[in-house]
Model confidence (mean pLDDT): 76 of 100. The RNA shown here (Bacterial RNase P class A) has 392 nucleotides and comes from a Candidatus Hydrogenedentota bacterium. Its Rfam family is "Bacterial RNase P class A". The family's RNA type in Rfam is ribozyme. Of the family's consensus pairs, 94% are formed in the model. RNAcentral holds the sequence, with entries from ENA. A source record names the gene rnpB. Lineage of the source: Bacteria > Pseudomonadati > Candidatus Hydrogenedentota.
RNA sequence: CGAGUAGGCUGAGCGGUCGCGACAUCCCGCGAGAUUUCGCGAGGUGUCGAGGAAAGUCCGGGCUCCAUAGGGCAACGGUGCUUCGUAACACGAAGGCGGGGCGACCCGACGGAAAGUGGCACAGAAAAAUACACCGCCGAUGGCGGACGGGGCGACCCAUCCGCACAGGCAAGGGUGAAAAGGUGCGGUAAGAGCGCACCAGCGGUCUGGAGACAGGUCGGCUGGCUAAACCCCACCGGGAGCAAUUCCAAAUAGGGGAGCGAUGGCGUGGCCCGCGUCGCUCUCGGGUAGGAAGCUUGAGGCGCGUGGCGACGCGCGCCCCAGAUGAAUGGCCGCCUCGGGACGCCUCUGGGCGUCCUAGACAGAACUCGGCUUACAGGCCUGCUCGCCUA
Numbered sequence: 001c002g003a004g005u006a007g008g009c010u011g012a013g014c015g016g017u018c019g020c021g022a023c024a025u026c027c028c029g030c031g032a033g034a035u036u037u038c039g040c041g042a043g044g045u046g047u048c049g050a051g052g053a054a055a056g057u058c059c060g061g062g063c064u065c066c067a068u069a070g071g072g073c074a075a076c077g078g079u080g081c082u083u084c085g086u087a088a089c090a091c092g093a094a095g096g097c098g099g100g101g102c103g104a105c106c107c108g109a110c111g112g113a114a115a116g117u118g119g120c121a122c123a124g125a126a127a128a129a130u131a132c133a134c135c136g137c138c139g140a141u142g143g144c145g146g147a148c149g150g151g152g153c154g155a156c157c158c159a160u161c162c163g164c165a166c167a168g169g170c171a172a173g174g175g176u177g178a179a180a181a182g183g184u185g186c187g188g189u190a191a192g193a194g195c196g197c198a199c200c201a202g203c204g205g206u207c208u209g210g211a212g213a214c215a216g217g218u219c220g221g222c223u224g225g226c227u228a229a230a231c232c233c234c235a236c237c238g239g240g241a242g243c244a245a246u247u248c249c250a251a252a253u254a255g256g257g258g259a260g261c262g263a264u265g266g267c268g269u270g271g272c273c274c275g276c277g278u279c280g281c282u283c284u285c286g287g288g289u290a291g292g293a294a295g296c297u298u299g300a301g302g303c304g305c306g307u308g309g310c311g312a313c314g315c316g317c318g319c320c321c322c323a324g325a326u327g328a329a330u331g332g333c334c335g336c337c338u339c340g341g342g343a344c345g346c347c348u349c350u351g352g353g354c355g356u357c358c359u360a361g362a363c364a365g366a367a368c369u370c371g372g373c374u375u376a377c378a379g380g381c382c383u384g385c386u387c388g389c390c391u392a
Stems, first nucleotide, its partner, number of pairs: 001388010013336006020049007028041005051363001055374002058372005063242004076238005081095005096110001097108004111233002116231002118227003134174002136170003141167002143164005149158003182200006201223002203220007246294004256285006265279005301320008340359008
């Protein structure tokens, strides 16, 4: 210098001017209440006023209500290498194992398939049964046929050799397939085969190291496919719903409960009397709605220093208070400036520098709250590390 990799920070700044929301305070007006006061409205002053993701609402907490004596089991759901961190987690840290990359580094639903059940298209003989035989190999053993030799009077018997492939043996080679019952080689055999041996892979036992996941050694021919984001087994975790939770105050209208009144009123109870109900008026009570308030921002909070830890993080001390709206504030314009891009001019050691002008500036916006994850993002800055080339 080039290429890459991991991580962090930032997400412009200053001034002027016109506005917005919350709170405090002063003052004015109106209304209520005999003073103090309360409510509403206008104005002045002061303080504060979006994010790294406020987003998606995916996971885990706080908080509230409901359920529950307490506990356990089953069912259902979730999590799934180990240890640690944490209030907790499906999050994080440090490691292990597997895979990728020359490397820095990256990726992994990563418990159990030897508890059981199921599935494995097409092709293939056969798809999991201590299986199968399509093309094949063998035919040692038994059988059949033949040759020669020996024995027997003879039927026949014995031995050797050759042939057939009927019984039988084989799983090596070919073929099918994503996958065919460890792999390679040597021995062995009639042909073969962990049948034997060497090395490699796996499994099991054992020893050593480690806190553990696991690693290394050694022994045993033990060799039992894949699939659990199929059922299932094992271990651990989980009661449900959510701030539109929940609680308080509480109008008008309508309706409800109670009490009283009604020159013994109207209507209903077939008619009449009594009674009862209902309608009417007055008073009163309580519920719900509109509306208002609490929950609502001081919290596993932020910053700094010290300290323990490889680290996530813990502990101690000090300082700070940092939006709380509810048709929902946090904005608009102008100037300067910063950074990116472009045009023109000047200078130049040809790398670039200076000046003027123009132009772009992302993703996105709180709504009870906190910890994570995921996703989106113009541009700028910083740090660790790796590989390649050049120079000294």